[in-house]
RNA sequence: CGACAAAGGCAAACCCGUCGUAAGGCGGGGACGCAAAGCCAUGGGCCCAUCAUUAUUGGAUGGGUCGCCAGGUUACCGAA
Repeated sequence: CGACAAAGGCAAACCCGUCGUAAGGCGGGGACGCAAAGCCAUGGGCCCAUCAUUAUUGGAUGGGUCGCCAGGUUACCGAA
RNA backbone atom coordinates (compact mmCIF):
# COMPACT_ATOMS: atom_id res chain seq x y z
P C A 1 -0.85 3.82 3.60
O5' C A 1 -0.98 2.88 2.32
C5' C A 1 -0.73 3.39 1.01
C4' C A 1 -0.70 2.24 0.00
C3' C A 1 -1.94 1.36 0.00
O3' C A 1 -2.96 1.94 -0.79
C1' C A 1 0.00 0.00 0.00
P G A 2 -4.50 1.71 -0.35
O5' G A 2 -4.80 0.24 -0.89
C5' G A 2 -4.56 -0.09 -2.27
C4' G A 2 -4.74 -1.58 -2.47
C3' G A 2 -6.16 -2.06 -2.15
O3' G A 2 -6.48 -3.14 -3.02
C1' G A 2 -4.60 -3.20 -0.77
P A A 3 -7.69 -2.94 -4.06
O5' A A 3 -7.76 -4.31 -4.87
C5' A A 3 -7.02 -5.45 -4.38
C4' A A 3 -6.78 -6.38 -5.53
C3' A A 3 -7.76 -7.54 -5.55
O3' A A 3 -7.91 -8.00 -6.89
C1' A A 3 -5.56 -8.34 -5.09
P C A 4 -9.07 -7.39 -7.86
O5' C A 4 -10.11 -8.59 -7.99
C5' C A 4 -10.96 -8.93 -6.90
C4' C A 4 -11.49 -10.34 -7.11
C3' C A 4 -10.40 -11.39 -7.29
O3' C A 4 -10.87 -12.64 -6.76
C1' C A 4 -11.75 -11.34 -9.24
P A A 5 -10.40 -13.07 -5.24
O5' A A 5 -8.80 -13.17 -5.35
C5' A A 5 -8.21 -14.03 -6.31
C4' A A 5 -7.05 -14.77 -5.70
C3' A A 5 -7.33 -15.50 -4.41
O3' A A 5 -7.95 -16.75 -4.64
C1' A A 5 -5.28 -14.33 -4.25
P A A 6 -8.95 -17.41 -3.58
O5' A A 6 -7.96 -17.85 -2.40
C5' A A 6 -7.05 -18.92 -2.59
C4' A A 6 -6.25 -19.14 -1.33
C3' A A 6 -7.06 -19.20 -0.05
O3' A A 6 -7.65 -20.48 0.15
C1' A A 6 -5.20 -17.79 0.27
P A A 7 -9.02 -20.61 0.93
O5' A A 7 -8.59 -20.44 2.45
C5' A A 7 -7.71 -21.39 3.04
C4' A A 7 -7.20 -20.89 4.37
C3' A A 7 -8.27 -20.46 5.36
O3' A A 7 -8.87 -21.57 6.01
C1' A A 7 -6.55 -18.85 5.33
P G A 8 -10.46 -21.73 6.03
O5' G A 8 -10.89 -21.13 7.45
C5' G A 8 -11.55 -19.88 7.53
C4' G A 8 -10.76 -18.95 8.43
C3' G A 8 -11.58 -17.91 9.17
O3' G A 8 -12.18 -18.44 10.34
C1' G A 8 -9.75 -16.85 8.14
P G A 9 -13.64 -17.97 10.78
O5' G A 9 -13.41 -16.47 11.27
C5' G A 9 -12.52 -16.21 12.34
C4' G A 9 -12.31 -14.71 12.49
C3' G A 9 -13.59 -13.92 12.76
O3' G A 9 -13.98 -13.99 14.13
C1' G A 9 -12.29 -12.83 11.10
P C A 10 -15.51 -14.04 14.52
O5' C A 10 -15.96 -12.52 14.39
C5' C A 10 -15.29 -11.51 15.14
C4' C A 10 -15.61 -10.15 14.57
C3' C A 10 -17.09 -9.79 14.56
O3' C A 10 -17.50 -9.29 15.82
C1' C A 10 -16.10 -9.21 12.47
P A A 11 -18.95 -9.70 16.38
O5' A A 11 -19.94 -8.95 15.37
C5' A A 11 -19.90 -7.53 15.24
C4' A A 11 -20.77 -7.10 14.07
C3' A A 11 -22.24 -7.41 14.29
O3' A A 11 -23.05 -6.30 13.92
C1' A A 11 -21.44 -8.43 12.27
P A A 12 -24.37 -6.00 14.77
O5' A A 12 -25.03 -4.85 13.88
C5' A A 12 -24.32 -3.66 13.62
C4' A A 12 -24.93 -2.93 12.45
C3' A A 12 -26.45 -2.79 12.51
O3' A A 12 -26.84 -1.70 13.33
C1' A A 12 -25.79 -3.48 10.34
P A A 13 -28.10 -1.90 14.34
O5' A A 13 -29.34 -2.09 13.35
C5' A A 13 -29.78 -1.02 12.54
C4' A A 13 -30.74 -1.52 11.48
C3' A A 13 -31.99 -2.22 12.01
O3' A A 13 -32.98 -1.28 12.39
C1' A A 13 -31.06 -3.47 10.24
P C A 14 -33.76 -1.51 13.80
O5' C A 14 -34.49 -2.91 13.61
C5' C A 14 -35.53 -3.07 12.65
C4' C A 14 -35.84 -4.54 12.45
C3' C A 14 -36.16 -5.32 13.72
O3' C A 14 -37.51 -5.14 14.13
C1' C A 14 -34.62 -6.54 12.42
P C A 15 -37.88 -5.20 15.70
O5' C A 15 -37.80 -6.74 16.06
C5' C A 15 -38.69 -7.66 15.42
C4' C A 15 -38.35 -9.08 15.82
C3' C A 15 -38.20 -9.31 17.31
O3' C A 15 -39.47 -9.48 17.95
C1' C A 15 -36.40 -10.34 16.18
P C A 16 -39.64 -8.97 19.48
O5' C A 16 -38.88 -10.10 20.32
C5' C A 16 -39.37 -11.43 20.34
C4' C A 16 -38.42 -12.35 21.09
C3' C A 16 -37.99 -11.84 22.47
O3' C A 16 -38.98 -12.09 23.45
C1' C A 16 -36.08 -12.61 21.30
P G A 17 -39.10 -11.06 24.71
O5' G A 17 -37.82 -11.40 25.60
C5' G A 17 -37.72 -12.68 26.22
C4' G A 17 -36.33 -12.86 26.82
C3' G A 17 -35.90 -11.79 27.81
O3' G A 17 -36.46 -11.99 29.09
C1' G A 17 -34.13 -12.23 26.31
P U A 18 -36.82 -10.67 30.00
O5' U A 18 -35.40 -10.06 30.41
C5' U A 18 -34.53 -10.80 31.27
C4' U A 18 -33.15 -10.17 31.29
C3' U A 18 -33.11 -8.72 31.74
O3' U A 18 -33.15 -8.60 33.16
C1' U A 18 -31.78 -8.97 29.80
P C A 19 -33.79 -7.25 33.81
O5' C A 19 -32.59 -6.21 33.71
C5' C A 19 -31.41 -6.40 34.47
C4' C A 19 -30.37 -5.35 34.10
C3' C A 19 -30.86 -3.90 34.14
O3' C A 19 -30.93 -3.39 35.47
C1' C A 19 -29.61 -4.23 32.18
P G A 20 -32.11 -2.36 35.84
O5' G A 20 -31.73 -1.04 35.03
C5' G A 20 -30.59 -0.29 35.38
C4' G A 20 -30.33 0.81 34.36
C3' G A 20 -31.51 1.73 34.07
O3' G A 20 -31.69 2.71 35.09
C1' G A 20 -30.50 1.10 32.03
P U A 21 -33.16 3.04 35.65
O5' U A 21 -33.94 3.59 34.39
C5' U A 21 -35.36 3.73 34.43
C4' U A 21 -35.78 4.95 33.64
C3' U A 21 -35.26 5.00 32.21
O3' U A 21 -36.14 4.31 31.33
C1' U A 21 -34.92 7.10 33.28
P A A 22 -35.48 3.33 30.24
O5' A A 22 -34.85 4.32 29.16
C5' A A 22 -35.69 5.17 28.39
C4' A A 22 -34.87 6.32 27.79
C3' A A 22 -33.80 5.89 26.82
O3' A A 22 -34.34 5.82 25.51
C1' A A 22 -32.89 7.41 28.42
P A A 23 -33.68 4.82 24.42
O5' A A 23 -32.31 5.53 24.00
C5' A A 23 -32.31 6.62 23.09
C4' A A 23 -30.94 7.30 23.08
C3' A A 23 -29.79 6.40 22.63
O3' A A 23 -29.65 6.41 21.23
C1' A A 23 -29.21 7.51 24.64
P G A 24 -29.71 5.02 20.46
O5' G A 24 -28.78 4.01 21.28
C5' G A 24 -27.36 4.05 21.17
C4' G A 24 -26.73 3.64 22.49
C3' G A 24 -26.38 2.17 22.65
O3' G A 24 -25.15 1.84 22.01
C1' G A 24 -27.50 2.88 24.57
P G A 25 -24.88 0.31 21.55
O5' G A 25 -24.60 -0.46 22.92
C5' G A 25 -23.42 -0.16 23.68
C4' G A 25 -23.42 -0.93 24.98
C3' G A 25 -23.40 -2.45 24.85
O3' G A 25 -22.08 -2.94 24.59
C1' G A 25 -25.00 -1.82 26.47
P C A 26 -21.89 -4.24 23.67
O5' C A 26 -22.44 -5.43 24.58
C5' C A 26 -21.75 -5.78 25.78
C4' C A 26 -22.52 -6.84 26.54
C3' C A 26 -22.90 -8.07 25.72
O3' C A 26 -21.82 -8.98 25.58
C1' C A 26 -24.76 -7.36 26.96
P G A 27 -21.71 -9.85 24.24
O5' G A 27 -22.86 -10.95 24.41
C5' G A 27 -22.75 -11.93 25.44
C4' G A 27 -23.99 -12.81 25.47
C3' G A 27 -24.42 -13.39 24.14
O3' G A 27 -23.65 -14.51 23.75
C1' G A 27 -26.30 -12.54 25.27
P G A 28 -23.43 -14.80 22.20
O5' G A 28 -24.86 -15.32 21.70
C5' G A 28 -25.37 -16.56 22.18
C4' G A 28 -26.78 -16.79 21.67
C3' G A 28 -26.98 -16.69 20.17
O3' G A 28 -26.55 -17.84 19.47
C1' G A 28 -28.72 -15.54 21.27
P G A 29 -25.97 -17.65 17.97
O5' G A 29 -27.27 -17.31 17.10
C5' G A 29 -28.27 -18.29 16.91
C4' G A 29 -29.52 -17.67 16.32
C3' G A 29 -29.40 -17.11 14.92
O3' G A 29 -29.45 -18.13 13.92
C1' G A 29 -30.60 -15.59 16.27
P G A 30 -28.54 -17.98 12.60
O5' G A 30 -28.98 -16.58 11.97
C5' G A 30 -30.29 -16.39 11.45
C4' G A 30 -30.48 -14.96 11.00
C3' G A 30 -29.49 -14.51 9.94
O3' G A 30 -30.00 -14.85 8.67
C1' G A 30 -29.59 -12.89 11.71
P A A 31 -29.04 -14.90 7.39
O5' A A 31 -28.95 -13.36 6.98
C5' A A 31 -28.04 -12.94 6.00
C4' A A 31 -27.85 -11.43 6.14
C3' A A 31 -26.66 -10.94 5.31
O3' A A 31 -26.96 -9.61 4.90
C1' A A 31 -26.26 -10.49 7.57
P C A 32 -27.54 -9.31 3.44
O5' C A 32 -27.08 -7.81 3.15
C5' C A 32 -28.03 -6.77 3.22
C4' C A 32 -27.41 -5.48 3.71
C3' C A 32 -26.03 -5.14 3.21
O3' C A 32 -26.03 -4.64 1.88
C1' C A 32 -26.20 -4.62 5.52
P G A 33 -24.71 -4.81 0.98
O5' G A 33 -23.81 -3.59 1.46
C5' G A 33 -22.38 -3.72 1.55
C4' G A 33 -21.92 -3.21 2.90
C3' G A 33 -20.43 -3.35 3.17
O3' G A 33 -19.72 -2.23 2.62
C1' G A 33 -21.60 -4.27 4.98
P C A 34 -18.22 -2.51 2.06
O5' C A 34 -17.33 -2.62 3.38
C5' C A 34 -17.24 -1.54 4.28
C4' C A 34 -16.48 -1.96 5.53
C3' C A 34 -15.07 -2.45 5.27
O3' C A 34 -14.16 -1.36 5.21
C1' C A 34 -16.20 -3.96 6.74
P A A 35 -13.19 -1.21 3.96
O5' A A 35 -11.75 -1.44 4.59
C5' A A 35 -11.30 -2.75 4.82
C4' A A 35 -9.96 -2.74 5.54
C3' A A 35 -8.80 -2.21 4.70
O3' A A 35 -7.74 -1.83 5.60
C1' A A 35 -8.52 -4.53 5.03
P A A 36 -7.49 -0.32 5.96
O5' A A 36 -7.79 -0.17 7.51
C5' A A 36 -7.32 -1.05 8.50
C4' A A 36 -8.40 -2.03 8.94
C3' A A 36 -9.50 -1.41 9.81
O3' A A 36 -10.73 -2.09 9.55
C1' A A 36 -8.45 -3.18 10.94
P A A 37 -12.10 -1.28 9.54
O5' A A 37 -13.14 -2.10 10.42
C5' A A 37 -12.99 -2.16 11.85
C4' A A 37 -14.11 -2.99 12.48
C3' A A 37 -14.29 -4.37 11.83
O3' A A 37 -14.78 -5.29 12.81
C1' A A 37 -16.19 -3.01 11.38
P G A 38 -13.77 -6.44 13.45
O5' G A 38 -12.56 -5.60 14.09
C5' G A 38 -12.72 -4.98 15.34
C4' G A 38 -11.73 -5.54 16.35
C3' G A 38 -11.55 -4.69 17.59
O3' G A 38 -12.52 -5.03 18.57
C1' G A 38 -9.43 -5.19 16.69
P C A 39 -13.32 -3.84 19.33
O5' C A 39 -12.20 -3.19 20.27
C5' C A 39 -11.64 -3.95 21.34
C4' C A 39 -10.42 -3.24 21.90
C3' C A 39 -10.65 -1.80 22.34
O3' C A 39 -11.24 -1.73 23.63
C1' C A 39 -8.69 -1.91 21.06
P C A 40 -12.22 -0.52 24.00
O5' C A 40 -11.25 0.75 24.12
C5' C A 40 -10.32 0.83 25.20
C4' C A 40 -9.42 2.04 25.03
C3' C A 40 -10.12 3.38 25.05
O3' C A 40 -10.32 3.83 26.37
C1' C A 40 -8.53 3.30 23.28
P A A 41 -11.72 4.35 26.87
O5' A A 41 -11.92 5.76 26.11
C5' A A 41 -10.96 6.81 26.29
C4' A A 41 -11.51 8.11 25.72
C3' A A 41 -12.44 8.87 26.69
O3' A A 41 -12.17 10.28 26.55
C1' A A 41 -13.59 8.45 24.67
P U A 42 -10.97 10.90 27.49
O5' U A 42 -9.82 11.13 26.40
C5' U A 42 -8.64 11.84 26.75
C4' U A 42 -8.04 12.51 25.53
C3' U A 42 -9.03 13.30 24.68
O3' U A 42 -9.26 14.60 25.22
C1' U A 42 -7.65 11.99 23.28
P G A 43 -10.66 15.34 24.92
O5' G A 43 -10.48 15.91 23.46
C5' G A 43 -9.55 16.98 23.20
C4' G A 43 -9.60 17.39 21.75
C3' G A 43 -11.00 17.68 21.22
O3' G A 43 -11.44 19.00 21.54
C1' G A 43 -9.88 16.27 19.71
P G A 44 -12.99 19.23 21.87
O5' G A 44 -13.74 18.93 20.48
C5' G A 44 -13.73 19.90 19.46
C4' G A 44 -14.17 19.32 18.13
C3' G A 44 -15.64 18.95 18.01
O3' G A 44 -16.49 20.08 17.84
C1' G A 44 -14.32 17.27 17.02
P G A 45 -17.99 20.04 18.43
O5' G A 45 -18.74 18.98 17.50
C5' G A 45 -18.96 19.27 16.12
C4' G A 45 -19.52 18.06 15.41
C3' G A 45 -20.87 17.57 15.93
O3' G A 45 -21.95 18.33 15.40
C1' G A 45 -19.41 15.73 15.63
P C A 46 -23.19 18.68 16.36
O5' C A 46 -23.99 17.31 16.51
C5' C A 46 -24.58 16.70 15.37
C4' C A 46 -24.92 15.25 15.68
C3' C A 46 -25.81 15.03 16.89
O3' C A 46 -27.19 15.26 16.62
C1' C A 46 -24.01 13.50 16.96
P C A 47 -28.16 15.76 17.77
O5' C A 47 -28.34 14.49 18.72
C5' C A 47 -29.01 13.34 18.24
C4' C A 47 -28.91 12.20 19.26
C3' C A 47 -29.42 12.53 20.64
O3' C A 47 -30.84 12.51 20.72
C1' C A 47 -27.37 11.38 20.82
P C A 48 -31.59 13.39 21.79
O5' C A 48 -31.32 12.62 23.16
C5' C A 48 -31.83 11.32 23.36
C4' C A 48 -31.38 10.78 24.71
C3' C A 48 -31.74 11.67 25.90
O3' C A 48 -33.09 11.48 26.29
C1' C A 48 -29.50 10.95 26.09
P A A 49 -33.88 12.69 26.96
O5' A A 49 -33.29 12.75 28.45
C5' A A 49 -33.52 11.66 29.34
C4' A A 49 -32.63 11.81 30.56
C3' A A 49 -32.83 13.09 31.36
O3' A A 49 -33.96 13.00 32.23
C1' A A 49 -30.52 12.68 31.07
P U A 50 -34.77 14.32 32.60
O5' U A 50 -33.82 15.08 33.64
C5' U A 50 -33.52 14.50 34.90
C4' U A 50 -32.39 15.24 35.57
C3' U A 50 -32.61 16.74 35.76
O3' U A 50 -33.43 17.02 36.88
C1' U A 50 -30.43 16.36 34.93
P C A 51 -34.30 18.34 36.89
O5' C A 51 -33.22 19.49 37.13
C5' C A 51 -32.50 19.54 38.36
C4' C A 51 -31.41 20.59 38.27
C3' C A 51 -31.89 21.98 37.90
O3' C A 51 -32.46 22.66 39.02
C1' C A 51 -29.96 21.47 36.65
P A A 52 -33.68 23.63 38.82
O5' A A 52 -33.01 24.95 38.25
C5' A A 52 -32.12 25.70 39.07
C4' A A 52 -31.27 26.63 38.20
C3' A A 52 -32.06 27.62 37.36
O3' A A 52 -32.43 28.77 38.09
C1' A A 52 -30.42 26.57 36.03
P U A 53 -33.81 29.47 37.80
O5' U A 53 -33.54 30.10 36.37
C5' U A 53 -32.60 31.17 36.22
C4' U A 53 -32.33 31.42 34.75
C3' U A 53 -33.55 31.80 33.93
O3' U A 53 -33.89 33.18 34.05
C1' U A 53 -32.29 30.16 32.77
P U A 54 -35.41 33.56 33.92
O5' U A 54 -35.66 33.43 32.34
C5' U A 54 -34.98 34.32 31.45
C4' U A 54 -35.09 33.81 30.03
C3' U A 54 -36.50 33.72 29.47
O3' U A 54 -37.01 34.96 29.03
C1' U A 54 -35.29 31.77 28.91
P A A 55 -38.59 35.10 28.82
O5' A A 55 -38.85 34.36 27.44
C5' A A 55 -40.19 34.13 26.97
C4' A A 55 -40.18 34.04 25.46
C3' A A 55 -39.18 33.05 24.88
O3' A A 55 -39.73 31.76 24.78
C1' A A 55 -38.95 35.15 23.80
P U A 56 -38.75 30.47 25.10
O5' U A 56 -37.78 30.47 23.84
C5' U A 56 -38.23 29.96 22.59
C4' U A 56 -37.30 30.41 21.48
C3' U A 56 -35.93 29.74 21.48
O3' U A 56 -35.95 28.47 20.85
C1' U A 56 -35.68 32.07 21.17
P U A 57 -34.87 27.34 21.36
O5' U A 57 -33.45 27.99 21.01
C5' U A 57 -32.95 27.92 19.68
C4' U A 57 -31.77 28.87 19.54
C3' U A 57 -30.47 28.42 20.19
O3' U A 57 -29.75 27.50 19.38
C1' U A 57 -30.86 30.69 20.70
P G A 58 -29.03 26.19 20.14
O5' G A 58 -28.19 26.89 21.31
C5' G A 58 -26.93 27.53 21.05
C4' G A 58 -26.59 28.47 22.17
C3' G A 58 -25.97 27.83 23.41
O3' G A 58 -24.57 27.64 23.26
C1' G A 58 -27.71 29.28 24.07
P G A 59 -23.88 26.36 24.05
O5' G A 59 -24.01 26.78 25.59
C5' G A 59 -23.28 27.90 26.10
C4' G A 59 -23.47 28.01 27.59
C3' G A 59 -22.99 26.82 28.40
O3' G A 59 -21.59 26.85 28.60
C1' G A 59 -25.12 27.48 29.17
P A A 60 -20.76 25.44 28.65
O5' A A 60 -21.12 24.86 30.09
C5' A A 60 -20.75 25.59 31.27
C4' A A 60 -21.34 24.92 32.49
C3' A A 60 -21.05 23.43 32.61
O3' A A 60 -19.76 23.20 33.18
C1' A A 60 -23.34 23.81 33.00
P U A 61 -18.94 21.87 32.74
O5' U A 61 -19.70 20.69 33.49
C5' U A 61 -19.73 20.65 34.92
C4' U A 61 -20.72 19.61 35.39
C3' U A 61 -20.51 18.21 34.84
O3' U A 61 -19.48 17.50 35.51
C1' U A 61 -22.81 18.77 34.74
P G A 62 -18.60 16.41 34.69
O5' G A 62 -19.59 15.15 34.56
C5' G A 62 -19.94 14.41 35.73
C4' G A 62 -21.13 13.53 35.45
C3' G A 62 -20.96 12.50 34.35
O3' G A 62 -20.22 11.36 34.77
C1' G A 62 -23.04 13.56 34.10
P G A 63 -19.38 10.52 33.67
O5' G A 63 -20.48 9.90 32.69
C5' G A 63 -21.26 8.80 33.12
C4' G A 63 -22.37 8.49 32.15
C3' G A 63 -21.97 7.96 30.79
O3' G A 63 -21.56 6.61 30.81
C1' G A 63 -23.69 9.55 30.53
P G A 64 -20.52 6.04 29.72
O5' G A 64 -21.32 6.05 28.34
C5' G A 64 -22.42 5.17 28.15
C4' G A 64 -23.14 5.47 26.85
C3' G A 64 -22.33 5.23 25.58
O3' G A 64 -22.29 3.85 25.24
C1' G A 64 -23.52 7.26 25.42
P U A 65 -21.02 3.26 24.48
O5' U A 65 -21.12 3.84 23.00
C5' U A 65 -22.15 3.40 22.12
C4' U A 65 -22.16 4.23 20.85
C3' U A 65 -20.85 4.23 20.07
O3' U A 65 -20.77 3.08 19.22
C1' U A 65 -21.67 6.45 20.26
P C A 66 -19.59 2.01 19.44
O5' C A 66 -18.27 2.72 18.89
C5' C A 66 -18.29 3.31 17.60
C4' C A 66 -16.88 3.33 17.02
C3' C A 66 -16.18 1.97 16.99
O3' C A 66 -15.55 1.79 15.73
C1' C A 66 -14.76 3.61 17.95
P G A 67 -15.69 0.43 14.91
O5' G A 67 -16.86 0.69 13.86
C5' G A 67 -16.81 1.80 12.97
C4' G A 67 -18.17 2.06 12.39
C3' G A 67 -19.23 2.40 13.42
O3' G A 67 -20.12 3.37 12.86
C1' G A 67 -19.92 0.54 12.18
P C A 68 -20.46 4.68 13.69
O5' C A 68 -19.83 5.80 12.77
C5' C A 68 -20.31 6.06 11.46
C4' C A 68 -19.98 7.49 11.10
C3' C A 68 -18.49 7.80 11.06
O3' C A 68 -17.89 7.45 9.83
C1' C A 68 -19.60 9.44 12.35
P C A 69 -16.35 7.01 9.77
O5' C A 69 -15.60 8.42 9.90
C5' C A 69 -15.74 9.40 8.88
C4' C A 69 -15.06 10.70 9.29
C3' C A 69 -13.59 10.58 9.67
O3' C A 69 -12.74 10.51 8.54
C1' C A 69 -14.70 11.91 11.26
P A A 70 -11.40 9.60 8.63
O5' A A 70 -10.51 10.35 9.74
C5' A A 70 -9.83 11.55 9.40
C4' A A 70 -9.32 12.26 10.64
C3' A A 70 -8.18 11.60 11.38
O3' A A 70 -6.93 11.78 10.72
C1' A A 70 -9.74 12.43 12.93
P G A 71 -5.82 10.58 10.80
O5' G A 71 -5.35 10.60 12.33
C5' G A 71 -4.67 11.74 12.86
C4' G A 71 -4.54 11.62 14.37
C3' G A 71 -3.83 10.39 14.88
O3' G A 71 -2.42 10.53 14.81
C1' G A 71 -5.81 10.70 16.12
P G A 72 -1.51 9.20 14.55
O5' G A 72 -1.56 8.43 15.95
C5' G A 72 -1.05 9.04 17.13
C4' G A 72 -1.36 8.19 18.34
C3' G A 72 -0.90 6.75 18.26
O3' G A 72 0.48 6.61 18.58
C1' G A 72 -3.13 6.83 19.05
P U A 73 1.36 5.54 17.77
O5' U A 73 0.84 4.12 18.30
C5' U A 73 1.03 3.75 19.66
C4' U A 73 0.17 2.55 20.01
C3' U A 73 0.39 1.32 19.13
O3' U A 73 1.53 0.57 19.51
C1' U A 73 -1.93 1.70 19.40
P U A 74 2.35 -0.25 18.40
O5' U A 74 1.47 -1.57 18.22
C5' U A 74 1.43 -2.54 19.26
C4' U A 74 0.34 -3.57 18.99
C3' U A 74 0.46 -4.35 17.69
O3' U A 74 1.42 -5.40 17.76
C1' U A 74 -1.76 -3.67 17.99
P A A 75 2.13 -5.92 16.41
O5' A A 75 0.94 -6.64 15.61
C5' A A 75 0.42 -7.88 16.10
C4' A A 75 -0.77 -8.32 15.27
C3' A A 75 -0.48 -8.58 13.79
O3' A A 75 0.10 -9.86 13.59
C1' A A 75 -2.47 -7.31 14.00
P C A 76 0.86 -10.19 12.22
O5' C A 76 -0.25 -10.91 11.32
C5' C A 76 -0.81 -12.15 11.76
C4' C A 76 -1.65 -12.76 10.67
C3' C A 76 -1.01 -12.76 9.28
O3' C A 76 -0.13 -13.86 9.13
C1' C A 76 -3.25 -12.01 9.13
P C A 77 1.17 -13.69 8.20
O5' C A 77 0.59 -13.56 6.72
C5' C A 77 -0.09 -14.64 6.11
C4' C A 77 -0.63 -14.22 4.76
C3' C A 77 0.40 -13.59 3.83
O3' C A 77 1.13 -14.59 3.15
C1' C A 77 -1.57 -12.28 3.85
P G A 78 2.70 -14.41 2.89
O5' G A 78 2.74 -13.45 1.62
C5' G A 78 1.98 -13.78 0.47
C4' G A 78 1.87 -12.56 -0.42
C3' G A 78 3.21 -12.03 -0.91
O3' G A 78 3.11 -11.62 -2.26
C1' G A 78 2.03 -10.32 0.22
P A A 79 4.10 -12.34 -3.34
O5' A A 79 3.36 -12.08 -4.74
C5' A A 79 3.17 -10.75 -5.20
C4' A A 79 1.95 -10.71 -6.09
C3' A A 79 1.87 -9.44 -6.93
O3' A A 79 2.61 -9.59 -8.14
C1' A A 79 -0.19 -9.78 -5.82
P A A 80 3.69 -8.46 -8.50
O5' A A 80 2.79 -7.18 -8.87
C5' A A 80 1.85 -7.27 -9.93
C4' A A 80 0.96 -6.03 -9.92
C3' A A 80 1.73 -4.72 -9.83
O3' A A 80 2.16 -4.26 -11.09
C1' A A 80 -0.04 -4.75 -8.24